[in-house]
Molecule: c-di-GMP-I riboswitch aptamer
Organism: Aquibacillus halophilus
RNA sequence: UGUACGAAAAGGCAAAAUCACUGAAAGGUGAUGACGCAAAACUAUAGGGGCUAAAGUCUUAAUGAUUAUGCUAGCCAGUUCCCGAA
Numbered sequence: 001u002g003u004a005c006g007a008a009a010a011g012g013c014a015a016a017a018u019c020a021c022u023g024a025a026a027g028g029u030g031a032u033g034a035c036g037c038a039a040a041a042c043u044a045u046a047g048g049g050g051c052u053a054a055a056g057u058c059u060u061a062a063u064g065a066u067u068a069u070g071c072u073a074g075c076c077a078g079u080u081c082c083c084g085a086a
Base pairs, nucleotide, nucleotide: 005084006083012037013036017032018031019030020029021028022027035074041079042078043077047076048075049072050071051070056066057065058064
C1' cells in the first nucleotide's frame, strides 16, 4: 500500500410510533424520536425481488380480476467512501 476484517476514537445516518404537509394508493417531505447501520452514502431508462393500482382493459347487481407509466437503495445487486487494534 492492496484485499479481507471490525477493536478503539472522531464524525455521520435514523426504524417503529406520533403530528403536519403531500399523493388515488404505495410512498415521499418536515418536526419529535432511536430500532438499528461501515456504506442505512449514490444509482430505480444495467439486473433480480418487493409494494401500490389512479388511468386503461376484462367483468359485475354491488364488485372483482389484470396491468407501472407510480414507488422501494433500511431486500439483493452495482459504484464510490472515513478510521486502523487484532